[in-house]
The prediction has a mean pLDDT of 80. The RNA shown here (FMN riboswitch aptamer (RFN element)) has 142 nucleotides and comes from an Actinomycetota bacterium. It matches the Rfam family "FMN riboswitch aptamer (RFN element)". About the family: The RFN element is a highly conserved domain that is found frequently in the 5'-untranslated regions of prokaryotic mRNAs that encode for flavin mononucleotide (FMN) biosynthesis and transport proteins. Lineage of the source: Bacteria > Bacillati > Actinomycetota.
RNA sequence: ACGUGCUCCGGGGUCGGUGAGAAUCCGAACCGGUGGUGAUAGUCCACGAGCCAAAGAUCUGUGCUGUGAAAGGCAACGGUCUGCGGUUGACUCGGUGAAAUUCCGAGACCGACGGUUAAAGUCCGGAUGGGAGGCAGCACAC
Numbered sequence: 001a002c003g004u005g006c007u008c009c010g011g012g013g014u015c016g017g018u019g020a021g022a023a024u025c026c027g028a029a030c031c032g033g034u035g036g037u038g039a040u041a042g043u044c045c046a047c048g049a050g051c052c053a054a055a056g057a058u059c060u061g062u063g064c065u066g067u068g069a070a071a072g073g074c075a076a077c078g079g080u081c082u083g084c085g086g087u088u089g090a091c092u093c094g095g096u097g098a099a100a101u102u103c104c105g106a107g108a109c110c111g112a113c114g115g116u117u118a119a120a121g122u123c124c125g126g127a128u129g130g131g132a133g134g135c136a137g138c139a140c141a142c
Stems, first nucleotide, its partner, number of pairs: 003140005008134001014028004029122002031111002033047004042109002050087003055082005061077001062075004091107005113125003
């Protein structure tokens, strides 16, 4: 080096307007996970997170069945866990260059689910969760 285990691992609402009420609307703000790439990426190619979910495991109650009574069996629904598979946003123009949808200039665009006195990328919640990934950290072994 390779290996095993553990750990770490996401940013952002401020001012004004309307209103009974808005960090949710309107005007102006602010933010950008991980790997890849002829050259540095929220918008390219992938991955993660979110949502839906086959099937399986397990638990409780219910109904039917079963029995002398039980055990047991079957059914649909519900909780928890695993999760096949599916779904999953958004960029152009000009410049430099050998090379850039990545740099420079300009103008755009995008952002799960549930909640809320009123519609949320920024507030609250699931989440003290999950998690890609790294010449990352620690330990062990060699």

The model forms 97% of the base pairs in the Rfam consensus.